[in-house]
């Protein structure tokens, strides 16, 4: 250069037909425990990669762009 896929919480990673954004570890708080650590139980923590479009409504569909990853040449 064509093509494709992929971007969501601190890491990993779901989200059903478009209709209140989750979940594990991880942090913080409690309870159990002689202690550490396990174990329970609760809390914070999100600009759904940018920018637009479409819709009464977008994480979800559409377009460009970034960025990373894969085939082609």
């Nucleotide at each position: 250069g064509g093509g494709u896929g992929u971007a969501u919480a601190g890491c990993u990673c779901a989200a059903u037909c478009g209709g209140c954004a989750g979940a594990g570890c991880a942090u913080c708080u409690g309870a159990c425990u002689u202690u550490u650590a396990a174990u329970c139980a609760g809390a914070g923590g999100g600009u759904c990669g940018u920018a637009g479009g479409u819709u009464c409504g977008a994480u979800c569909c559409c377009u460009a762009c970034u960025g990373c990853g894969c085939c082609c040449a």